[in-house]
RNA sequence: GCCUCGGUGGCGGAAUUGGUAGACGCGUUGGACUCAAAAUCCAAUGAUAGCAAUAUCGUGAGAGUUCAAAUCUCUCCCGAGGCA
Numbered sequence: 001g002c003c004u005c006g007g008u009g010g011c012g013g014a015a016u017u018g019g020u021a022g023a024c025g026c027g028u029u030g031g032a033c034u035c036a037a038a039a040u041c042c043a044a045u046g047a048u049a050g051c052a053a054u055a056u057c058g059u060g061a062g063a064g065u066u067c068a069a070a071u072c073u074c075u076c077c078c079g080a081g082g083c084a
Stems, first nucleotide, its partner, number of pairs: 001083007010026003019067001027045006046057004060076005
């Protein structure tokens, strides 16, 4: 230099025929149980604003296509593997 794959909450990791983003697990918080804990069970858990209802933003960065983009196209950044 070229090719392939990947980058999504605090972490791992889903969602690809373009149509509710964050399933599921871990962790965390609250509760149950216990003398107390562990284990187990129940609930909640992206961010910001708000008393709340709710609103806005959010898939590495920027742009494009589209009614609609994590998903398609282009450029760039980062990581892994391969070729020379």
This is a predicted structure of an 84-nucleotide RNA (transfer RNA) from a Candidatus Moraniibacteriota bacterium. It was read from a public genome assembly. Its Rfam family is "tRNA". Rfam classes the family as a transfer RNA. Rfam's curators write: Transfer RNA (tRNA) molecules are approximately 80 nucleotides in length. Model confidence (mean pLDDT): 80 of 100. NCBI's taxonomy places the organism under Bacteria, Bacteria candidate phyla, Candidatus Moraniibacteriota.